Predicted 3D model of an 87-nucleotide RNA (c-di-GMP-I riboswitch aptamer) from Alicyclobacillus sp. SO9. Model confidence (mean pLDDT): 88 of 100. NCBI's taxonomy places the organism under Bacteria, Bacilli, Caryophanales, Alicyclobacillaceae, Alicyclobacillus. Its Rfam family is "c-di-GMP-I riboswitch aptamer". Rfam's curators write: GEMM was predicted in a large-scale screen for bacterial structured RNA regulatory elements.

Formats: sequence, C1' cells, structure tokens
RNA sequence: AGAUAGAACGAGCAAACACACCGAAAGGUAUGGACGCAAAGCCACGGGUCUACAGGUAUCACUGCCCAGGACAGCCGGGUUGCUCCC
Repeated sequence: AGAUAGAACGAGCAAACACACCGAAAGGUAUGGACGCAAAGCCACGGGUCUACAGGUAUCACUGCCCAGGACAGCCGGGUUGCUCCC
C1' cells in the first nucleotide's frame, strides 16, 4: 500500500413495530426501537419484485383486466467510495 481477508480494537448503519407527516398506492421522511449487516455507504445501468394515479380496454353500472412514467440499493448483478491489517 492492499484483497476473492474481516480476527481484534475503534467506529458505523438500522429490520419489524410504534407515533407524526407526505403519497392514489407501492413506498418515503423524522423520532423512538434493534432483526440483522464487511459496505445494510452512494448510484436505477442490467435482471427481478411491488404498486396502478394518469392512460387503455371490457361493463348499463358496480367493477374487472392491461400498463410504469412511480417505488424497492436490507433481492441479485454491475459501477463507485470508505474502515482495519491478525492470517
């Protein structure tokens, strides 16, 4: 200095849930809270998953079906940045 490493030390993040707010919803933000995480830091490029406002279609209507332009980075891959140096 450093990874197809994560022992130790010092740190870090924060699932479910509760409450408040935003959103049509999925979901997100903040506070509390810890299931866990060697990138559970960041990025929607590829795959996948979720929702269906708007739109389309069927229906007398109720409503059904299709559909991301919406969402998920704690689904996987990829890109990029970071801590440590026992082996």